[in-house]
Context: one part of a larger RNA
RNA sequence: AGACGGGGGCUCGCACAAGCGGUGGAUCAUGUGGCUUAAUUCGUCGAUAAGCGAAGAACCUUACCAAGGCUAGAAACUAUACUGCACGCCUAGAGAAACCUAGGAAGCCUUCGAGGGUGUAUAGCAGGUGAUGCAUGGCCGUCGUCAGUUCGUGGCUUGAGCUGUUCCCUUAAGUGGGGAAACGAACGCAACCCUCGUUGUGUGUUAUAAGUAUCACACGAGACUGCUCCCUCACGGGAGAGGAAGGUGAGGAUGACGCCAGGUCAGCAUGUCCCUUGAUGCCUUGGGCUGCACACGUGAUACAAUGGGUGGUACAACGGGACGCAAUACGGUAACGUGGAGCAAAUCCUAAUAAAACCAUCCCCAGUUCGGAUUGAGGGCUGCAACUCGCCCUCAUGAAGUCGGAAUCGCUAGUAAUCGCGGAUCAGCAACGCCGCGGUGAAUACGUUCCCGAGCCUUGUACU
Numbered sequence: 001a002g003a004c005g006g007g008g009g010c011u012c013g014c015a016c017a018a019g020c021g022g023u024g025g026a027u028c029a030u031g032u033g034g035c036u037u038a039a040u041u042c043g044u045c046g047a048u049a050a051g052c053g054a055a056g057a058a059c060c061u062u063a064c065c066a067a068g069g070c071u072a073g074a075a076a077c078u079a080u081a082c083u084g085c086a087c088g089c090c091u092a093g094a095g096a097a098a099c100c101u102a103g104g105a106a107g108c109c110u111u112c113g114a115g116g117g118u119g120u121a122u123a124g125c126a127g128g129u130g131a132u133g134c135a136u137g138g139c140c141g142u143c144g145u146c147a148g149u150u151c152g153u154g155g156c157u158u159g160a161g162c163u164g165u166u167c168c169c170u171u172a173a174g175u176g177g178g179g180a181a182a183c184g185a186a187c188g189c190a191a192c193c194c195u196c197g198u199u200g201u202g203u204g205u206u207a208u209a210a211g212u213a214u215c216a217c218a219c220g221a222g223a224c225u226g227c228u229c230c231c232u233c234a235c236g237g238g239a240g241a242g243g244a245a246g247g248u249g250a251g252g253a254u255g256a257c258g259c260c261a262g263g264u265c266a267g268c269a270u271g272u273c274c275c276u277u278g279a280u281g282c283c284u285u286g287g288g289c290u291g292c293a294c295a296c297g298u299g300a301u302a303c304a305a306u307g308g309g310u311g312g313u314a315c316a317a318c319g320g321g322a323c324g325c326a327a328u329a330c331g332g333u334a335a336c337g338u339g340g341a342g343c344a345a346a347u348c349c350u351a352a353u354a355a356a357a358c359c360a361u362c363c364c365c366a367g368u369u370c371g372g373a374u375u376g377a378g379g380g381c382u383g384c385a386a387c388u389c390g391c392c393c394u395c396a397u398g399a400a401g402u403c404g405g406a407a408u409c410g411c412u413a414g415u416a417a418u419c420g421c422g423g424a425u426c427a428g429c430a431a432c433g434c435c436g437c438g439g440u441g442a443a444u445a446c447g448u449u450c451c452c453g454a455g456c457c458u459u460g461u462a463c464u
Stems, first nucleotide, its partner, number of pairs: 001464002003461003007458007015448002019411005026301008034292002042053002064287007073125001077124006089104005108116002127275002130273003136269002138264003141260001143258001148187006154163003167178003193252004198221007224246001227240005303404001307363007319350003324343002329338003370401001375396007417440007
C1' cells in the first nucleotide's frame, strides 16, 4: 500500500421492512445431473451453468453409433507427363444407398503462339467439430451504470510511499461549492446519440367522405432551479406558480483502471502436439441426440363463482408477405380443401369481431357444466418419407389437483398483476421458449435495528 475482521462511523441499493403476485406440493413442456445404451455427440456447473450455445434434432442438420464403401480424396493451389473423351450422358449387372463392374454414343474454345479449359497419372500436399481457453487473438459474462481509477509538475518522507483523491456542506454521481501544499490534467459521471410525450412551420402519396382538423414525414420550438417564497457564505435543498412535461421528464444505447489463469480452440482466426489407406479424413443407408427406478432448475395449465358454458355488442399496437400473404364465394361439425380478386404493399392480404371488458342467460360449491393429463377411434396438413420421432381437428375417455413443509423469487407506476396480438428461426413443428407490441391496471414504502451486496473515512492484524 492492499486484503480481511462475528471493529467503529457515515451513506446507498426491491438489501431488509411495508405490500402485490409467485416458486417449493399436482399434471405437462423444456433444460441439466444420474442411470441405461452400440450410440444416447460436444461444451457450459454458486452468484456469473441448467427454455444456456440451439432464432426450429423425422432424413439433412450431425459433430455420436452400426453397417457398406472411397483414398491426392467432397472442395483448393503448384509442377511434370498424357489428353480434341470438356464437365458429363445412356444401357446392363449387383446394391439399402454410396459406390463398384462391363459396354456404348456423340463430342471443347482460340487472338492460332500451341495457349487456355477439362479429365487421368505422379509428386508437393489436402483434410481433421482431434487435444490444449493454463500457449493465444477476437468476442462475451461478472463485480456494476458501482463511482471510482490514474498521471504531469510541485511539496513531504532515509525509503516503500504519501499529498492531490483527505476534511465540511451538497449530489444519482471524485456532482458542485468552500477550505486546504498543492496546481492542473486524463479515463470514467454528466452532456452530445435514439425512442416516447406538447407544440409551430412546411409537404400531402396510398391515410380521410370532405375541409387538411385527424394521420404521416421532415425541420424547428420548449425545461434552464429560468420565476416567487423560505433556509444557505456559496453550491444547493424545501414549498409554489405557470406549463404537455419540473428539478436526471420516462425509457434505451453507452460499461473507467481492473478482478475471477471466469467462458468460448465447436462461430471465426491461430501457436504447439496428434491422426492421415481396416484414417481421428470423406461418402452413404439405418439408428441415436427424443432412451427412464430417480434428483434439481426454468416455465405452461390448474385447483374454480372476481369463476366455467352459451349467445350478443365494442375498442388496439408492433410487425410480416412473391418458391409469398391470400379477400369474396363454395364444400366440410372442424382441422382443412376447391378456387383465385388484390398486393413487391400507409393502397391488397394476414385481419375475422384481438382477448380480457360490457349485456343477457344457465350452472349453485360438488372432484362439479372446475380441471384437463392419459388413452382409444376417425380424419386433416407438411414433406422422398411422420414406425422409432411431427403438428392440427372431431368424437369418446376423463387422471392428479381443493392453494402447496422447511425454504425461496420478482416487482416502486403505466410498474406488478392480468389479457390477447405479431415476428425471427422455419417445408412442417414438438414455441408453453425467446424477442417485441398494445388493452385493462393496482397495493405499499413507518423506517435503516437486522439479512445480503456496495462506496468513503478510520482502527487492529501473526495474511499478501